[in-house]
RNA sequence: AAUGAACAACGGCAAAUCCAUCGAAAGGUGGAGACGCAAAGCCACGGGUCUAAGCCAUGAAUCACAUGCAUGGGAUGAUAGCCGGGUUACUCUU
Numbered sequence: 001a002a003u004g005a006a007c008a009a010c011g012g013c014a015a016a017u018c019c020a021u022c023g024a025a026a027g028g029u030g031g032a033g034a035c036g037c038a039a040a041g042c043c044a045c046g047g048g049u050c051u052a053a054g055c056c057a058u059g060a061a062u063c064a065c066a067u068g069c070a071u072g073g074g075a076u077g078a079u080a081g082c083c084g085g086g087u088u089a090c091u092c093u094u
Stems, first nucleotide, its partner, number of pairs: 002094001004092002012037002017032006035081001041087003045084003048079003055073005
């Protein structure tokens, strides 16, 4: 310097759950906590999944409209611990 991730781990991260907080929600952040992780570091570019506030449509109600309500649609929201891709690094192996 390059290939790879079988066995390890000085050291690293931290699922569920609980508390606090932000958010309409999904979910995020901080603390406690460890199910797991060799990129469970970083990036929403492709696919998937989750949510549906604003918005759109329809309905009941109304003389009619608006507001509110109900149902459906809808990512511009979220997920990198769903997968692929990109990118940087540790250790070990050859």
c-di-GMP-I riboswitch aptamer from Paenibacillus sp., 94 nucleotides, folded computationally. The RNAcentral record of the sequence draws on Ribocentre. Rfam family: c-di-GMP-I riboswitch aptamer. From the family's description: GEMM was predicted in a large-scale screen for bacterial structured RNA regulatory elements. The prediction has a mean pLDDT of 85. The source organism's lineage runs through Bacteria, Bacillati, Bacilli, Paenibacillaceae and Paenibacillus.